[in-house]
């Protein structure tokens, strides 16, 4: 020179669950909003640990598991997480 695993962002693609009930508003009488009562979902974040390992009072330690604090329950937005791409970080190898 060049530079692949990975690590940050990003851009396009696909991407799941979960509600009734009153009541007020609105109406195109489908739905929406909205306020309470109870209910539920888990894939934004967040929070908890087993094995195991340490310097063994304790500490470190994963998730799509568990919690549900925050989100969320018509759509849409978002949504972990796959897929190709593009930026930048560092570097095995050549």
């Nucleotide at each position: 020179c060049u530079g692949a695993u990975c690590c940050u962002c990003u851009g396009c693609a696909g991407g799941a669950g979960a509600g009734u009930c009153c009541g007020g508003u609105c109406u195109a009488c489908g739905a929406g909003c909205u306020g309470g009562a109870c209910g539920c979902c888990g894939a934004a974040g967040g929070a908890g640990c087993a094995a195991c390992c340490g310097c063994c009072c304790c500490g470190g330690g994963a998730a799509u598991c568990u919690c549900u604090c925050a989100g969320g329950c018509a759509c849409c937005c978002g949504a972990a997480c796959u897929g190709c791409g593009a930026a930048g970080g560092g570097a095995a190898g050549g």
Glycine riboswitch aptamer from a bacterium, 94 nucleotides, folded computationally. The prediction has a mean pLDDT of 81. The sequence was found by an Rfam model in a public genome assembly.